RNA sequence: AGGGGCGUAGGCUAACGGCAAACCGCUGGUCUCCAAAACCGGAUUUCGGGGUUCGAAUCCCCGCGCCCCUGCCA
Numbered sequence: 001a002g003g004g005g006c007g008u009a010g011g012c013u014a015a016c017g018g019c020a021a022a023c024c025g026c027u028g029g030u031c032u033c034c035a036a037a038a039c040c041g042g043a044u045u046u047c048g049g050g051g052u053u054c055g056a057a058u059c060c061c062c063g064c065g066c067c068c069c070u071g072c073c074a
Base pairs, nucleotide, nucleotide: 001070002069003068004067005066006065007064010024011023013021018054026042027041028040029039030038047063048062049061050060051059
């Protein structure tokens, strides 16, 4: 330099044009002598910008970051 894949909550992973969600973690409550476990709640998210569309996490474009392959220089 060229090609391909990926980017969603603190972590990990769904949703693949139509209400953004599960698990772990965090946190409040119930329970308990206290805690743990269990149960019932809560908060925290679509990498940035633009476009298409009635509607975008999803499709398109430009960036940014990570991974893989190929090549070049040294």

Predicted 3D model of a 74-nucleotide RNA (transfer RNA) from an uncultured Chloroflexales bacterium. It matches the Rfam family "tRNA". Rfam links the family to the GO term triplet codon-amino acid adaptor activity. The coordinates come from a structure-prediction model, not an experiment, and the mean pLDDT is 80.